[in-house]
RNA sequence: GGGCGAUUAGCUCAGCUGGAAGAGCGUCUCUCUUACACAGAGAAGGUCAGAGGUUCGAAUCCUCUAUCGCCCACCA
Numbered sequence: 001g002g003g004c005g006a007u008u009a010g011c012u013c014a015g016c017u018g019g020a021a022g023a024g025c026g027u028c029u030c031u032c033u034u035a036c037a038c039a040g041a042g043a044a045g046g047u048c049a050g051a052g053g054u055u056c057g058a059a060u061c062c063u064c065u066a067u068c069g070c071c072c073a074c075c076a
Base pairs, nucleotide, nucleotide: 001072002071003070004069005068006067007066010025011024012023013022019056027043028042029041030040031039049065050064051063052062053061
């Protein structure tokens, strides 16, 4: 330098042919308990890496950028 993949909640990850965001774990509250844990109920938590574009509508499609990983090539 070229190619491919990944980036979504605090963590690990889903998200179908574009229709507008979810799970598990964790956190908080309540119930239960003498108390803790377990269990049950509920809640909070998101610029979908960033910017731009297409579209009635974008996590999803297109372009560029950033970070990480893999492969190839080149130089020394």